[in-house]
RNA sequence: AUGAAAGCUGCGAGAGAGACUUUCCUGCAUACCGGGAAAGCGCCGAAGGGGCAAUGCCUGACCGAAAAGGAAGGGCGGAAACUCUCAGGCGAAAGGAUUGCGGCCGGACG
Numbered sequence: 001a002u003g004a005a006a007g008c009u010g011c012g013a014g015a016g017a018g019a020c021u022u023u024c025c026u027g028c029a030u031a032c033c034g035g036g037a038a039a040g041c042g043c044c045g046a047a048g049g050g051g052c053a054a055u056g057c058c059u060g061a062c063c064g065a066a067a068a069g070g071a072a073g074g075g076c077g078g079a080a081a082c083u084c085u086c087a088g089g090c091g092a093a094a095g096g097a098u099u100g101c102g103g104c105c106g107g108a109c110g
Stems, first nucleotide, its partner, number of pairs: 007104007018041001020040008042090003048086001049084003056076004062070002
C1' cells in the first nucleotide's frame, strides 16, 4: 500500500443412515415414562484418520558396436466430495466437510 495465500473469528446456509433389540444402573419408581452404561444385529460418510491414478524423480534385466539411443520390471512420491469404515455418527438438539457476507491476523507480488 487499490495488500496474494495460509490461519483465527462473528452471523447465516449445510447431506446421509435403526426415537432398533436385550440386559443393567438411576430418577420418591415391580411394568409403562425420563436420564445413563454395556452387549448384539443392521446401516451412514461431510469432524479426524487410512488407501490409490496420472504426470514427476530414482533405478533398471535387456536391445544395441556404443560412454549414442531405447527399455520390461522395481522403488520413491502422489489429490478428491472416489474408496475403507479405525474413529465418528444414525428422532430433535448438538456436531458437521464445504460455503456466502463481514472482522482480525498475515505480509506474497508490485